Overview:
The RNA shown here (transfer RNA) has 73 nucleotides and comes from Patescibacteria group bacterium UBA910. It was read from a public genome assembly. The prediction has a mean pLDDT of 80. Taxonomically the source falls in Bacteria candidate phyla (Bacteria).

[in-house]
């Protein structure tokens, strides 16, 4: 330089045909227990990588540009 892929919650990581974002883990707090741990239950946590477009409505479609990973020269 060419191509092709990912970018969502503190970590891993869903999100279908475009309709107001979710699980696990971690953390917190209940409860169980003589006490830990296990297990249950809840809480907390996210401007969906920017920045523009389409549309009544965008995590999702379209453009561009940042990161990163593969591959081909």
């Nucleotide at each position: 330089g060419c191509g092709c892929g990912c970018a969502u919650a503190g970590c891993u990581c869903a999100g279908u045909u475009g309709g107001u974002a979710g699980a696990g883990c971690a953390u917190u707090c209940c409860g169980c227990u003589u006490a830990u741990a296990c297990c249950g239950g809840a809480a907390c946590g996210g401007u969906c990588c920017a920045u523009g477009g389409u549309u009544c409505g965008a995590g999702u479609c379209c453009a561009u540009g940042u990161g990163c990973g593969c591959g081909c020269a």